[in-house]
The RNA shown here (transfer RNA) has 71 nucleotides and comes from a soil metagenome. Model confidence (mean pLDDT): 83 of 100. It matches the Rfam family "tRNA". Rfam's curators write: Transfer RNA (tRNA) molecules are approximately 80 nucleotides in length.
RNA sequence: GGGAAUAUAGUUUAGUGGUAGAAUGUGUGCCCUGCAAGCAUGAGACAUCGGUUCGAUUCCGAUUAUUUCCA
Numbered sequence: 001g002g003g004a005a006u007a008u009a010g011u012u013u014a015g016u017g018g019u020a021g022a023a024u025g026u027g028u029g030c031c032c033u034g035c036a037a038g039c040a041u042g043a044g045a046c047a048u049c050g051g052u053u054c055g056a057u058u059c060c061g062a063u064u065a066u067u068u069c070c071a
Stems, first nucleotide, its partner, number of pairs: 001070007010024004018054001026042005047063005
């Protein structure tokens, strides 16, 4: 310098155009002499900017970051 892949909750990850789920972590309460465990309940996410579409996490383009292949 050229090509390819990935980007979703604090972390690990599902989701092939129609209001985004789970595990773990975390807040509150119950339980317990106390801790742990357990039970109930809550908060929390689509990398950025555009385009297509009635409608985009999903399709297209660019940018950013990471990984990787060739030279």